The RNA shown here (transfer RNA) has 74 nucleotides and comes from a Chloroflexota bacterium.
Rfam family: tRNA. Gene Ontology term of the family: triplet codon-amino acid adaptor activity. It is annotated as a transfer RNA.
The coordinates come from a structure-prediction model, not an experiment, and the mean pLDDT is 82.
RNA sequence: GCGCCGGUAGUUCAGUAGGAAAGAACACCCGCCUGCUAAGCGGGAAGUCGUGGGUUCAAGGCCCACCCGGCGUA
Numbered sequence: 001g002c003g004c005c006g007g008u009a010g011u012u013c014a015g016u017a018g019g020a021a022a023g024a025a026c027a028c029c030c031g032c033c034u035g036c037u038a039a040g041c042g043g044g045a046a047g048u049c050g051u052g053g054g055u056u057c058a059a060g061g062c063c064c065a066c067c068c069g070g071c072g073u074a
Base pairs, nucleotide, nucleotide: 001073002072003071004070005069006068007067010026011025012024013023019057028044029043030042031041032040050066051065052064053063054062
């Protein structure tokens, strides 16, 4: 350089054929419980979905370029 896979909340990931208010777990914050802590239970905050364009009534999901990571290859 080329090919393939990945980039979505602090972290690890879902999102299956473009349409439901973008979710889960852990972590974090508040409360309940407890003599206290842990565990358990209830609630909350947190993401303009790598960046920029394009297609579309509508894009996390499709197309193009670029950036970052991984694997393969001369």